RNA sequence: AGAGUUUGAUCCUGGCUCAGGACGAACGCUGGCGGCGUGCUUAACACAUGCAAGUCGAACGAGACCCAGGCCUUCGGGCCUGACGUCUAGUGGCGAACGGGUGAGUAACACGUGAGAAACCUACCCUGGAGACUGGAAUAACCAGAGGAAACUCUGGCUAAUACCAGAUACCCUCAAAUGGCCGCAUGGCUGAUUGAGGAAAGGCUCCGGCGCUCUGGGAGGGUCUCGCGGCCUAUCAGCUUGUUGGUGGGGUAAUGGCCCACCAAGGCAGCGACGGGUAGCUGGUCUGAGAGGACGAUCAGCCACACUGGGACUGAGACACGGCCCAGACUCCUACGGGAGGCAGCAGUGGGGAAUAUUGCGCAAUGGGCGAAAGCCUGACGCAGCAACGCCGCGUGGGGGAUGAAGGCUUUCGGGUUGUAAACCCCUUUCGGCAGGGACGAAAAUGACGGUACCUGCAAAAGAAGCCCCGGCCAACUACGUGCCAGCAGCCGCGGUAACACGUAGGGGGCGAGCGUUGUCCGGAUUUAUUGGGCGUAAAGAGCUCGUAGGCGGUUGCGUAAGUCGGAUGUGAAAACUCAGGGCUCAACCCAGAGACGCCAUCCGAUACUACGCUGACUAGAGUCCGGUAGGGGAGCAUGGAAUUCUUGGUGUAGCGGUGAAAUGCGCAGAUAUCAGGAGGAACACCUGUGGCGAAGGCGGUGCUCUGGGCCGGUACUGACGCUGAGGAGCGAAAGCGUGGGUAGCGAACAGGAUUAGAUACCCUGGUAGUCCACGCCGUAAACGGUGGGCACUAGGUGUGGGACCUAUCCAAUGGGUUCCGUGCCGUAGCUAACGCAUUAAGUGCCCCGCCUGGGGAGUACGGCCGCAAGGCUAAAACUCAAAGGAAUUGACGGGGGCCCGCACAAGCGGCGGAGCAUGUUGCUUAAUUCGAGGCAACGCGAAGAACUUACCUGGGUUUGACAUGCACGGAAAAGCUGCAGAGAUGCAGUGUCCUAACGGGCCGUGCGCAGGUGGUGCAUGGCUGUCGUCAGCUCGUGUCGUGAGAUGUUGGGUUAAGUCCCGCAACGAGCGCAACCCUCAUUCUAUGUUGCCAGCACGUAAUGGUGGGGACUCAUAGGAGACCGCCGGGGUGAACUCGGAGGAAGGUGGGGAUGACGUCAAGUCAUCAUGCCCCUUAUGCCCAGGGCUGCAAACAUGCUACAAUGGCCGGUACAAAGGGUUGCGAUACCGCGAGGUUGAGCGGAUCCCAUAAAGCCGGUCUCAGUUCGGAUUGGAGUCUGCAACUUGACUCCAUGAAGUCGGAGUCGCUAGUAAUCCCGGAUCAGCAACGCCGGGGUGAAUACGUUCCCGGGCCUUGUACACACCGCCCGUCACGCCACGAAAGUUGACAACACCCGAAGUCAGCGACCUAACCCUUUGGGGAAGGAGUUGCCGAAGGUGGGGUUAGCGAUUGGGGCGAAGUCGUAACAAGGUAGCC
Repeated sequence: AGAGUUUGAUCCUGGCUCAGGACGAACGCUGGCGGCGUGCUUAACACAUGCAAGUCGAACGAGACCCAGGCCUUCGGGCCUGACGUCUAGUGGCGAACGGGUGAGUAACACGUGAGAAACCUACCCUGGAGACUGGAAUAACCAGAGGAAACUCUGGCUAAUACCAGAUACCCUCAAAUGGCCGCAUGGCUGAUUGAGGAAAGGCUCCGGCGCUCUGGGAGGGUCUCGCGGCCUAUCAGCUUGUUGGUGGGGUAAUGGCCCACCAAGGCAGCGACGGGUAGCUGGUCUGAGAGGACGAUCAGCCACACUGGGACUGAGACACGGCCCAGACUCCUACGGGAGGCAGCAGUGGGGAAUAUUGCGCAAUGGGCGAAAGCCUGACGCAGCAACGCCGCGUGGGGGAUGAAGGCUUUCGGGUUGUAAACCCCUUUCGGCAGGGACGAAAAUGACGGUACCUGCAAAAGAAGCCCCGGCCAACUACGUGCCAGCAGCCGCGGUAACACGUAGGGGGCGAGCGUUGUCCGGAUUUAUUGGGCGUAAAGAGCUCGUAGGCGGUUGCGUAAGUCGGAUGUGAAAACUCAGGGCUCAACCCAGAGACGCCAUCCGAUACUACGCUGACUAGAGUCCGGUAGGGGAGCAUGGAAUUCUUGGUGUAGCGGUGAAAUGCGCAGAUAUCAGGAGGAACACCUGUGGCGAAGGCGGUGCUCUGGGCCGGUACUGACGCUGAGGAGCGAAAGCGUGGGUAGCGAACAGGAUUAGAUACCCUGGUAGUCCACGCCGUAAACGGUGGGCACUAGGUGUGGGACCUAUCCAAUGGGUUCCGUGCCGUAGCUAACGCAUUAAGUGCCCCGCCUGGGGAGUACGGCCGCAAGGCUAAAACUCAAAGGAAUUGACGGGGGCCCGCACAAGCGGCGGAGCAUGUUGCUUAAUUCGAGGCAACGCGAAGAACUUACCUGGGUUUGACAUGCACGGAAAAGCUGCAGAGAUGCAGUGUCCUAACGGGCCGUGCGCAGGUGGUGCAUGGCUGUCGUCAGCUCGUGUCGUGAGAUGUUGGGUUAAGUCCCGCAACGAGCGCAACCCUCAUUCUAUGUUGCCAGCACGUAAUGGUGGGGACUCAUAGGAGACCGCCGGGGUGAACUCGGAGGAAGGUGGGGAUGACGUCAAGUCAUCAUGCCCCUUAUGCCCAGGGCUGCAAACAUGCUACAAUGGCCGGUACAAAGGGUUGCGAUACCGCGAGGUUGAGCGGAUCCCAUAAAGCCGGUCUCAGUUCGGAUUGGAGUCUGCAACUUGACUCCAUGAAGUCGGAGUCGCUAGUAAUCCCGGAUCAGCAACGCCGGGGUGAAUACGUUCCCGGGCCUUGUACACACCGCCCGUCACGCCACGAAAGUUGACAACACCCGAAGUCAGCGACCUAACCCUUUGGGGAAGGAGUUGCCGAAGGUGGGGUUAGCGAUUGGGGCGAAGUCGUAACAAGGUAGCC
């Protein structure tokens, strides 16, 4: 520090996810030791048991015990006295308000921080001053009695004090009166002297040192009150408040104060968020982060609050009191039922809750606390130990050597590789743990729970001590097997459908390590709430517009102040924590001490640039006023005009009009449409009209008048910052819509009809109501858009246009040129932008203010509130769900987008197919089997250039190392062949027979082990080969350049070509694969050669023939050359490429044909040509054999053949090829047969011989338009040939038979010249042949092409796109089904906070107090007074009750939409002009 994920790819926006750190954690697997920490986050739920606050006899009386003495004694003991001492219930004092726990409540002066108290308190402690005199009356304990189950209580009697009371005194304190000095921000404070009133004490205890007591001043520490500032969410909480705000007087308090009361006034708070709701103890700090921040507030420390729930006071220096009291309530316990007791959020512990959190331990040795003079006692504070890997830190589980690279495992291409120096084995060490011995610090005199602990020493043996997660990418680490969209994994992307590095297991590897993973939470990454540090034209985002309040911001200059700001100083900022450098535990964690820091706040001193303030002052550049001009569909009202539509009246006039793609509905002989004239009425204003004008926007268009707003220009007289923006607020605001009343010509939702259509609730047509118009009132929204808030300033230009002013030219005018201000457009530099684009009218550079955004869907929806007559508007969520949704641009593909071009693509022609019969192939059906494959073009006379074998299929019969290959081991004989028998045959049996050799062996057979074999599966695991687009002209690369990039450029453009062929131009320059050429063949010619070819000339010969000699002239053959290149001429064209015409030439613009098939596409075809991975079969899915099947036939399709006839059929005669094949062959000749063919066998391994007569053609004859002398299917009969064999199932011949068919519907195919058409010939395969197929050869030999509108296919450019599996694409909504969350809902059940009223406990306060009462006073001693109390009354008052509302939560028949779900239904809305442009 980043990474993954939207796309075919790219850039951007944007969310989701990951890597890091942390934790009071939990869970899973595992677990050796030690140190230091930490440990109920949930039920502030309920608690058994024990302990957690006592102490003082030096305050007091009493008692008990012990001791001594005396007396008595029944020898048990009793009584008395006395001292030291111990213990104790009680009186009394101090403490119990600390310490410890918890975080429920609390949004508050609760906390933090800083001030204030001149408005206050303070026991114990320290310090100063003064003092303690004289008296008195009780009471508990105790004794006696009584009640009660108990708790406990009552009555009578006695007694003490440092308990209580009265009086005296007063340095002093308080109060009152009048008075002086000093001081303060105000109230006021401090202080002096005078008078008056009031107020103390324990002279107790003592170890004789002291400890205590009273009044008072000061201090320290502690507390109380007040104030400034700071720190949560919510506006779907906007208004709150009656003790409320203030005053006067009083009460109360330690003290100010509505704290409380009476009266008076009507205030107080709030958009800088009152009031309400929700949540929450606050802080030092902790975690994270570069920081700013964000989250948290366990342990430790400070403060607060609470102590079963609620209320209350008492005591006290201090409490409204955790282990005190009273009352009420809930709960628990005891009970004799009358009544009582209790409060673990102290330490342990229990139950419960929960994913989850420990011992009913030891000790007061240390530290600290209470009491005490002290000894000491108490202390679950605390110190320790126990449990828990809960966290952090440290250590160990051994170290060195050791290759045959052992065995085993895994894997393998079978060679090996890996585990792996790992192990074994050898040498060494002993940390930790174990055993044994010694043994602390902590402790100042004594005292050690920890603890026989830490630590030290010795002993033995490698001996006791390793797991967890991961291995597709992110992210470090890969193979095998199993599984087969199953089981499963998954943080995101995503894996799994038979070769899974992603599931499970194993081997191996990676990471961390006494731990490792998972889950949860927080911060980070996330600049993804942006102060640091984001945005708003199109990604989410500028309010429809304007005015304007608060607020924010604000021109020049002078003076002053010093609030902000800056500097210095002082105080504070607790400790701990943090950082730095030190120190102590062997290190570390941990601990100790020092320094830094703690950003704030307060006070003081100073500075004055900027901001602010004051003032007061000044100024004129902003803003405004004034004066003079000026343009305008700016607004409102009134009036008025012509054209057109419609209606109406009349005239003319006749059969149609109208409407559409075509029609129909509709109108019309009752006279329409058309046309002329008159009239009526409503609405809108052609031309001018213009990216021209005006307005804030919406918007505004005939003309005139009246009223009225704003702008611009010029002048520079006036004011003197008066300005900008603008939360709330107010006004304006298209269309549609609503209300009331008018109006209604045209148009026209709804509606009706006609068409279209599968349907057509649409598009089209004919009608037509609301509405559109007017007045008044609502509504308040629009894609209200420049998708761009307002203002000011700055930053190159060019060119239009509207409105002014000025200069200039011209005699004037029209007008031209120039300068300047304002408006409105286009182009464009810098700059900006993701790109597109913007660019002085900014989306550039800055400042000020406002509004708005934070992933998509749910949703601009629900609920609530406000507005509205309604429709609806404004404000505005969540659950749930997805991993994307999006912007711009790129390359393709596609379009019922466009342009250009090509092709037998259409057109123009010729001939076919589709109809018939037959052949062949296919589907389907059938079958035991009808083997398999091929499936639009690009399967279907295809694999198959030969189905009786083949043969893969079926039935049956056999066989198991096998029909075939190879290795090893062992054994064996001879094998093969021939003959015979059985059998359908394979096979079996019998007979016969016997090989080569170098003598090893080879060949053969048998047995066994490895293995063979498979036309079994997968062409979607593959190689190879092939088809197709397409012989279409394309497909790319290097360097450079442009672009952030994908990519572009080149390859586009202008011409041209068959061609990305060439030329020109050009940020491109070159190159490659394709095109073309090079190759073969045909066409002309030359040269060479001349047999088997040829024969002109010479010679010979024949009935005839190159038959013979000979010849090379010719044909021909073979081989090698020449020739054609737009080379020449002319026109066009850019002095080009090229094109048109011409000459010459055998051939002319690629001369004809062939071979040749770019990058790629179709998971195209083929595992059955072959090869091949994996899987499967192995007495069978292998192999052998016989027979059958592949030929089966209601039907359909494809490709052909033959025809339907006279351009013909038949008969007779007659002419001319090329290219092939031939020895298991072609087969002449002769004879036989009507013929197929047979017999014979010359010649020929072939330019020699044979197949072999070419046919159409030509000549002649016949038939005469008919199902025929056309046509030949079918069938019967008879044959021939091949072959082991023609039954299933061969071909051919002859005789006989003589079907359909008279030119073929919709539709569809081929062909542009030696082509189509037509005619024969040959070959491969092959014994034969279903061949009419296929592949070749020659013969005869046309027609037509105006042209590119249309159909199909293709190429290039361009455009749109929501497509990229690429239009056979994408995608929307209803309905049906399942699941999920949410809303509404008659109601119903709770909770919470208030309000009104009722009741009213305890208790404080107040009144009364006839009853009660020791202290003081009086007294006649009876009593009275003072003072107090019981009691009672009143105000207040918790819980409780009643009531109507509020807020909130749960459930709820039914209902509403939403989301998700595998291949459901109906349509086709959107994306292309999406087939009616789309959208608001």
Description: Predicted 3D model of a 1480-nucleotide RNA (small-subunit ribosomal RNA) from an uncultured Actinomycetes bacterium. Rfam family: Bacterial small subunit ribosomal RNA. Rfam links the family to the GO terms structural constituent of ribosome and ribosome. Its mean pLDDT, the model's own confidence on a scale to 100, is 85.